[in-house]
RNA sequence: AUCAGACGAGAGCAAAACCGUCGAAAGGCGGCGACGCAAAGCUAUAGGACCCGAAAGGGCAGCCAGUUGCAAUC
Numbered sequence: 001a002u003c004a005g006a007c008g009a010g011a012g013c014a015a016a017a018c019c020g021u022c023g024a025a026a027g028g029c030g031g032c033g034a035c036g037c038a039a040a041g042c043u044a045u046a047g048g049a050c051c052c053g054a055a056a057g058g059g060c061a062g063c064c065a066g067u068u069g070c071a072a073u074c
Stems, first nucleotide, its partner, number of pairs: 001073002005070001012037002018031005035062001041067003047064002050059003
């Protein structure tokens, strides 16, 4: 620098549904479960999109983005 790796090896995450719980909601957390993921690590007072809300405001990183990074290869 690159992405061909989740069955080369080692080490990970966990959608939907269902159950419990918190919340007005979006949604969060825990359990169960694997649709998938090579950043599905982290960041929501740096930005866009989207969702909830009458508003204030809240949420979403598994949409884009920012940032750091494993193996392997060069």

Notes:
The prediction has a mean pLDDT of 79. Predicted 3D model of a 74-nucleotide RNA (c-di-GMP-I riboswitch aptamer). Of the family's consensus pairs, 93% are formed in the model. It was read from a public genome assembly, where an Rfam model found it.